[in-house]
RNA sequence: AAGCGCGAAGGCGAUGGAGACCGCCGGGGCUUUGCCCAAACUGCCGGAUUCCGGCUAAUGACUCCUACUGGCCA
Numbered sequence: 001a002a003g004c005g006c007g008a009a010g011g012c013g014a015u016g017g018a019g020a021c022c023g024c025c026g027g028g029g030c031u032u033u034g035c036c037c038a039a040a041c042u043g044c045c046g047g048a049u050u051c052c053g054g055c056u057a058a059u060g061a062c063u064c065c066u067a068c069u070g071g072c073c074a
Stems, first nucleotide, its partner, number of pairs: 010025004016065004021060001027037004043055005
């Protein structure tokens, strides 16, 4: 110096918020205690697949709240 492994802070897991749990990323630069870039992430199905059409879902999964939709009662 390069590569591999582990991993803190922090970040991420197809529509909002919270809790504990699970998984993933966790590197570089600058005018340096802050900022910028990168990584993880950005759903499924069909077709003629750089495009067109269709479908599910506020969860990574669990619980709760909020929004939305349907039904019933007052």
Overview
Fluoride riboswitch aptamer (crcB RNA motif) from a Bacillota bacterium, 74 nucleotides, folded computationally. NCBI's taxonomy places the organism under Bacteria, Bacillati, Bacillota. It was read from a public genome assembly, where an Rfam model found it. Its mean pLDDT, the model's own confidence on a scale to 100, is 78.